[in-house]
RNA sequence: AGGCCCGUAGCGCAGUCUGGACAGCGCGCCUGCCUUCUAAGUAGGAGGUCGGGGGUUCAAAUCCCCCCGGGCCUGCCA
Numbered sequence: 001a002g003g004c005c006c007g008u009a010g011c012g013c014a015g016u017c018u019g020g021a022c023a024g025c026g027c028g029c030c031u032g033c034c035u036u037c038u039a040a041g042u043a044g045g046a047g048g049u050c051g052g053g054g055g056u057u058c059a060a061a062u063c064c065c066c067c068c069g070g071g072c073c074u075g076c077c078a
Stems, first nucleotide, its partner, number of pairs: 001074007010027004020058001029045005051067005
């Protein structure tokens, strides 16, 4: 320098290919119930600029461009 993959809630991930209306799941967290207490169980709740910016579109996590970070492979110089 070139190629590929990844970045979505505190953590681990799905959703992207085929754009669609309030963005989800598990664990965790908070509150109530239950329990002598804790755990477990149960009901509810909070938490997101979808890595950043721009573009296309009626509409973008999803398509296009640039950039940032991480991983892997290949090459060049020395």
A computed fold for a 78-nucleotide RNA from a Candidatus Heimdallarchaeota archaeon, annotated as transfer RNA. The RNAcentral record of the sequence draws on ENA. Rfam family: tRNA. Rfam links the family to the GO term triplet codon-amino acid adaptor activity.